[in-house]
Context: one part of a larger RNA
Molecule: small-subunit ribosomal RNA, central domain
Organism: Actinocatenispora sp. TS2231
RNA sequence: CUGGGCGUAAAGAGCUCGUAGGCGGCUUGUCGCGUCUGCCGUGGAAACUUGGGGCUUAACUCUGAGCGUGCGGUGGAUACGGGCAGGCUUGAGUGCGGUAGGGGAGACUGGAAUUCCUGGUGUAGCGGUGAAAUGCGCAGAUAUCAGGAGGAACACCGGUGGCGAAGGCGGGUCUCUGGGCCGCUACUGACGCUGAGGAGCGAAAGCGUGGGGAGCGAACAGGAUUAGAUACCCUGGUAGUCCACGCCGUAAACGUUGGGCGCUAGGUGUGGGGACCGGAAUACGGUUUCCUGCCGUAGCUAACGCAUUAAGCGCCCCGCCUGGGGAGUACGGCCGCAAGGCUAAAACUC
Numbered sequence: 001c002u003g004g005g006c007g008u009a010a011a012g013a014g015c016u017c018g019u020a021g022g023c024g025g026c027u028u029g030u031c032g033c034g035u036c037u038g039c040c041g042u043g044g045a046a047a048c049u050u051g052g053g054g055c056u057u058a059a060c061u062c063u064g065a066g067c068g069u070g071c072g073g074u075g076g077a078u079a080c081g082g083g084c085a086g087g088c089u090u091g092a093g094u095g096c097g098g099u100a101g102g103g104g105a106g107a108c109u110g111g112a113a114u115u116c117c118u119g120g121u122g123u124a125g126c127g128g129u130g131a132a133a134u135g136c137g138c139a140g141a142u143a144u145c146a147g148g149a150g151g152a153a154c155a156c157c158g159g160u161g162g163c164g165a166a167g168g169c170g171g172g173u174c175u176c177u178g179g180g181c182c183g184c185u186a187c188u189g190a191c192g193c194u195g196a197g198g199a200g201c202g203a204a205a206g207c208g209u210g211g212g213g214a215g216c217g218a219a220c221a222g223g224a225u226u227a228g229a230u231a232c233c234c235u236g237g238u239a240g241u242c243c244a245c246g247c248c249g250u251a252a253a254c255g256u257u258g259g260g261c262g263c264u265a266g267g268u269g270u271g272g273g274g275a276c277c278g279g280a281a282u283a284c285g286g287u288u289u290c291c292u293g294c295c296g297u298a299g300c301u302a303a304c305g306c307a308u309u310a311a312g313c314g315c316c317c318c319g320c321c322u323g324g325g326g327a328g329u330a331c332g333g334c335c336g337c338a339a340g341g342c343u344a345a346a347a348c349u350c
Base pairs, nucleotide, nucleotide: 004321005320006319007304008303012318014201015200016199017198021194022193023192025088026087027086028085029084030083031082033081034080035077036076037075038074039073040072041071042070048066049065050064051063052062053061054060091191092188093187094186095184096183097182098181099180103177104176105175106174107173108172109171110154115149116148117147118146119145120144121143125136126135162169163168206247207246208245209244210243211242215241216240220236221235222234223233258317259316260315261314262313263312266295267294268293269292271291272290273289274288275287276286277285278284299306300305323350324349325348332343333342334341335340
């Protein structure tokens, strides 16, 4: 290379956009590039295969043919692929009319709770645990009432509920803004799919500058426990957690399942969104469509399980795997302020 694979055995890039490339709907004409075919030329020798011959045989050797899978020229074919020209509407998109939503950004704002401060009431404890102690408290704590300050998070609703490409998104109002779905079929007329490189987005932690700091809380200190206890438990507590701007670019970034299209029994949901019909009816029933769950047939699977939301049957494109350890390491390169990230071996060993 051929071939086999990627839910859990090694293997789907965290996600999206998109360049090159690969692949590409129905139909008419044309060209004849691919493709098919006839003929001509050429395709060193040896080797190899095969017919025949020569050494008594064989090895060896001579000779003819094949092979040399090809290339060039020329005549022809035109279904399929392709180029060019034209048409079409079902793929894709646009328009118009609706519709649901924690989709995104900014500003403003609300109540509960914790903590702190001030004042009132009030007195000897509070707190904490398995039990304690450290700690707080007669300089008046804990408890309780009133007022004030500040930060962070939004109980109930809340739901295998919704939205988003993923990360993720939840008090309320306003402004700006992205996408989806449904209906009408008015418009464009293949404008499509994927996507090496590339670009953008990307939880938490971490980093830089400046702010903020209630609660929580790595590190740290103390008290316990213990043989010890650099832990688990307790009392404190710094960074951080929050905001703005700029970095980092990772994750069990998981459905451990790349994207697109078509095809292949059903049943069920007091799951969500829309449209149509019956119905007086916003009850209900039926149909249809998009999303979201459960069960299950064929089929698939090593099994578990998957099963119209496929892990079934096919096509197109990308990524990735090739025994364990060494190692996602060293070296080099690129990126980063750093931490480190990306790319990525070998010796040796089992």